[in-house]
């Protein structure tokens, strides 16, 4: 320098063009329950790397870019 893949709540993910104003887990808050912590139980908040482009419609697809990782000279 050249191919390759990767990117979604604080953390791991789900998603294969409309079912989705984005679901789960585990963290956080609050209630309840406990003397009290710990566990159970009910609720809240919290994401779609950026720009562009296709489409009626994109988290999903192309293309630029920006970050990580791999192979390779």
């Nucleotide at each position: 320098g050249g191919c390759c893949c990767c990117a979604u709540c604080g953390u791991c993910u789900a998603g294969u063009g409309g079912c989705c104003c984005a679901g789960g887990a585990c963290a956080u808050u609050a209630g309840c329950u406990u003397c009290u912590c710990a566990g159970g139980c009910u609720a809240a908040a919290g994401a779609c790397c950026g720009g562009g482009g296709u489409u009626c419609g994109a988290g999903u697809c192309c293309c630029c870019g920006u970050g990580g990782g791999g192979c390779u000279a």
Molecule: transfer RNA
Organism: Candidatus Omnitrophota bacterium